[in-house]
Context: one part of a larger RNA
RNA sequence: GGAUGAACGCUAGCGGCAGGCCUAAUACAUGCAAGUCGAACGGAGGGUAGCAAUACCCUUAGUGGCGCACGGGUGCGUAACGCGUAACCAACCUACCCUUGACUGGGGGAUAGCCCGCCGAAAGGCGGAUUAAUACCGCAUAAGACGAUAGAGGGGCAUCUCUUAGUCGUUAAAGAUUUAUUGGUCAAGGAUGGGGUUGCGUAGCAUUAGCUAGAUGGCGAGGUAACGGCUCACCAUGGCGACGAUGCUUAGGGGAGCUGAGAGGCUGAUCCCCCACACUGGCACUGAGAUACGGGCCAGACUCCUACGGGAGGCAGCAGUAGGGAAUAUUGGGCAAUGGCCGAGAGGCUGACCCAGCCAUGCCGCGUGCCGGAUGAAGGCCUUCUGGGUUGUAAACGGCUUUUCUCAGGGAAGAAAAAGGGGAUGCGUCCUCAACUGACGGUACCUGAGGAAUAAGCACCGGCUAACUCCGUGCCAGCAGCCGCGGUAAUACGGAGGGUGCGAGCGUUGUCC
Numbered sequence: 001g002g003a004u005g006a007a008c009g010c011u012a013g014c015g016g017c018a019g020g021c022c023u024a025a026u027a028c029a030u031g032c033a034a035g036u037c038g039a040a041c042g043g044a045g046g047g048u049a050g051c052a053a054u055a056c057c058c059u060u061a062g063u064g065g066c067g068c069a070c071g072g073g074u075g076c077g078u079a080a081c082g083c084g085u086a087a088c089c090a091a092c093c094u095a096c097c098c099u100u101g102a103c104u105g106g107g108g109g110a111u112a113g114c115c116c117g118c119c120g121a122a123a124g125g126c127g128g129a130u131u132a133a134u135a136c137c138g139c140a141u142a143a144g145a146c147g148a149u150a151g152a153g154g155g156g157c158a159u160c161u162c163u164u165a166g167u168c169g170u171u172a173a174a175g176a177u178u179u180a181u182u183g184g185u186c187a188a189g190g191a192u193g194g195g196g197u198u199g200c201g202u203a204g205c206a207u208u209a210g211c212u213a214g215a216u217g218g219c220g221a222g223g224u225a226a227c228g229g230c231u232c233a234c235c236a237u238g239g240c241g242a243c244g245a246u247g248c249u250u251a252g253g254g255g256a257g258c259u260g261a262g263a264g265g266c267u268g269a270u271c272c273c274c275c276a277c278a279c280u281g282g283c284a285c286u287g288a289g290a291u292a293c294g295g296g297c298c299a300g301a302c303u304c305c306u307a308c309g310g311g312a313g314g315c316a317g318c319a320g321u322a323g324g325g326a327a328u329a330u331u332g333g334g335c336a337a338u339g340g341c342c343g344a345g346a347g348g349c350u351g352a353c354c355c356a357g358c359c360a361u362g363c364c365g366c367g368u369g370c371c372g373g374a375u376g377a378a379g380g381c382c383u384u385c386u387g388g389g390u391u392g393u394a395a396a397c398g399g400c401u402u403u404u405c406u407c408a409g410g411g412a413a414g415a416a417a418a419a420g421g422g423g424a425u426g427c428g429u430c431c432u433c434a435a436c437u438g439a440c441g442g443u444a445c446c447u448g449a450g451g452a453a454u455a456a457g458c459a460c461c462g463g464c465u466a467a468c469u470c471c472g473u474g475c476c477a478g479c480a481g482c483c484g485c486g487g488u489a490a491u492a493c494g495g496a497g498g499g500u501g502c503g504a505g506c507g508u509u510g511u512c513c
Base pairs, nucleotide, nucleotide: 001513002512003511004510006509007508008507009506010505013366014365015364016363017362018361019359020358021324026322027321028320030319031318032317035066036065037064040063041062043060044059045058046057047056048055049054073277074276075275082202083201084200085199086198087197088196089195092194093193097190098189099188100187101186102185103184104183105139107137108136115128116127117126118125119124145170146169147168148167149166151164152163153162154161155160175182176181203249204248205247210240211239212238215237216236217235218234220232221231222230252274253273254272255271256267257266258265259264279300280299281298282297283296302313303312304311305310330356332355333354334353338352339350340349341348342347369400370399371398372397379391380390381389382388383387405450406449407448408447409446410445414440420433421432422431423430424429457502458501459500460499461498462483463482464481468497469496470495471494472493478485479484
């Protein structure tokens, strides 16, 4: 000098864009943050029409489906195939989506809800009767799927693998609406997302030198989507290590950021990718996918309720509270946009997101006026003191302008789709018509009126280092980044006048280069 998620002191007019618990992964009151579908299902409640049967509409607790594994948070752990990069899987999976082929026949038994009854303070639970389905279970059919098996041909990378529709065996489905869709099942391919393996790279300490029994390998078996000591029985005795094993300490990694001419050094906030975690530890279930932040079980610590028998909870989601701290914001608005989930759609939900609020925390921009004006006014300060110098064109005063400000008027873009009508098309879809929809916000912006009106500080002035005098003090009080100032004329302390630098900031402190 540059930089900063900064803090502190003094000061402060406005706007745009960004950023905002670095500490206690401490504890959390309260609200919200994941639902949706009645075009899967039977009910219940309400409404409309009707004498009624019934029909239609609205709402929805429950069964069922999809989602809840995304999105959002944090950095505890981890020195590791965790991450980065480059490859491999003849060892793998993939819901929804796309393409293609084939199929969608016929039955059964339950159960929640509802009703009745019982237990419990509650959380909740139990029994009886009865009911539906795209819930559940048989049967049929079935392959290029799966298993077994004969032959032939081809390929490769050890195990192997591909093709050839051979033969035998096994395995599926669901309807809704009402006439055109949408769903269901099996198989093949794609896409997307994941899983596994490997080469290389990836902090400090040798004042850590030896480490290792599932340990290293084999045969076999189990397990997994899949390879594998992943697990197990048996057998062998191996495996790693100064090219740093093992141990200890520290640490999420990368894209990147800061600095530097570069090499390098330092960092890993915001944004993006990956990983890990969700009160602490363990465990599985469901599922295409989790060993699951707002699911479950067990144990523990803690908090709360209790009728003492027993129960409830998990903000490292968004706000917010206490605590810690030098220090870090609102218990805000909206789904209008973008995106996500569900739904045929209308739409619902969405603290993701879009906005607004607070903070000079940073960067950038603008303003605090411009021109004229010398009796060089008064006052201050200095002085060699009838005087002079300086503050200083500074002020007053005259003229001008109106960015900004106040008031008034106008007033956006972000939003054109989806849905609807018409047309084209085998479908997907496309074209066209008219309409609806804005939190921000009456905001930005524009116009007019008024009036210099509303707006300057901070640090420094011994040398380094731009900027000097007077008074006070008298090794005192104090200053100080280094050298050093202060003991009676201190440009170095304190004040004043003057000056220098930067400017809505200026200094100080911390940290990095």
Small-subunit ribosomal RNA, 5' domain from Hymenobacter profundi, 513 nucleotides, folded computationally.
Its Rfam family is "Bacterial small subunit ribosomal RNA". Rfam links the family to the GO terms structural constituent of ribosome and ribosome.
Model confidence (mean pLDDT): 84 of 100.